SAM riboswitch aptamer (S box leader) from Peribacillus cavernae, 103 nucleotides, folded computationally. It matches the Rfam family "SAM riboswitch aptamer (S box leader)". From the family's description: The SAM riboswitch is found upstream of a number of genes which code for proteins involved in methionine or cysteine biosynthesis in Gram-positive bacteria. The source organism's lineage runs through Bacteria, Bacillota, Bacilli, Bacillaceae and Peribacillus.
RNA sequence: GUCUUAUCGAGAGAGGUGGAGGGACUGGCCUGAUGAUACCCGGCAGCCGCUGAUAAUAUUAGAAGGUGCUAAAUCCAGCAGAACAUAUUCUGGAAGAUAAGGU
Numbered sequence: 001g002u003c004u005u006a007u008c009g010a011g012a013g014a015g016g017u018g019g020a021g022g023g024a025c026u027g028g029c030c031u032g033a034u035g036a037u038a039c040c041c042g043g044c045a046g047c048c049g050c051u052g053a054u055a056a057u058a059u060u061a062g063a064a065g066g067u068g069c070u071a072a073a074u075c076c077a078g079c080a081g082a083a084c085a086u087a088u089u090c091u092g093g094a095a096g097a098u099a100a101g102g103u
Base pairs, nucleotide, nucleotide: 001103002102003101004100005099006098007097008096013041015040016039017038021031022030023029025078026077027076028075042070043069044068046067047066048065050062051061052060053059054058074095079092080091081090082089083088
């Protein structure tokens, strides 16, 4: 890089460095000199693994080892369909992200 499976409306600082963009892409809409992005520290607990309990291939509680995350639903939409008061709403998908396993 790619394939498969699962999940994506929960959670997380009034800290330090440093100074202009950031929210994947496109369109919106937001966010940022009252300091964003990033890095450090702190924090959170989804997945794998670990520990305890129980009605035990499971459930639940814990801890934080491997990852991950720490504005807004994955910020909303993008394709198809349904409803409709024509404003919009809903369902499925695509795309994306993360984990575990494979290649």